[in-house]
Molecule: Guanidine-I riboswitch aptamer
Organism: Desulfofundulus australicus
RNA sequence: GGGAAGUGUACCUAGGGUUCCGCCCCGCCUGCGGGCGGGGGACUGGUCCGAGCGGUACAGGCUGCCGCGGGCUGGCGGCAGUUACACCGUGGGUAUAAAAGACCCGAGCGGA
Numbered sequence: 001g002g003g004a005a006g007u008g009u010a011c012c013u014a015g016g017g018u019u020c021c022g023c024c025c026c027g028c029c030u031g032c033g034g035g036c037g038g039g040g041g042a043c044u045g046g047u048c049c050g051a052g053c054g055g056u057a058c059a060g061g062c063u064g065c066c067g068c069g070g071g072c073u074g075g076c077g078g079c080a081g082u083u084a085c086a087c088c089g090u091g092g093g094u095a096u097a098a099a100a101g102a103c104c105c106g107a108g109c110g111g112a
Stems, first nucleotide, its partner, number of pairs: 007059006015049002020046002022043001023040007060083009085106001087111004092104003
C1' cells in the first nucleotide's frame, strides 16, 4: 500500500412502521345492543419486520487431547479450546401494507 472470504438457523431485544386487530376522531343509520363509511401511527398496544458492529441457544468450521474401529493414511465418538476486530456522523437505492439498526452494505465520504 492492497484485500472479506469475516459461517448458518431459531428465539428474543434495541429499533421500525401501519396491511389486519384494537384504540382515538368525524359523518350517516339505528330496533340504542350496535352497524356502515371516512380519517388518524407527532395512537400506549396485539399481529407484523427486525440488527455485521445487541443477547441466548443449537448446528457447522478449525486446533489439541482421549477413546473406538480400520489397514484404504481416509472414518466415528467424547472432552477442552477457538470462531477475533468492528468508534462517531452523514448519503443513495430495493422489497413488503409500510418503515427500519432489514436487504444492496462491514459500500463510499468525513472524523477519531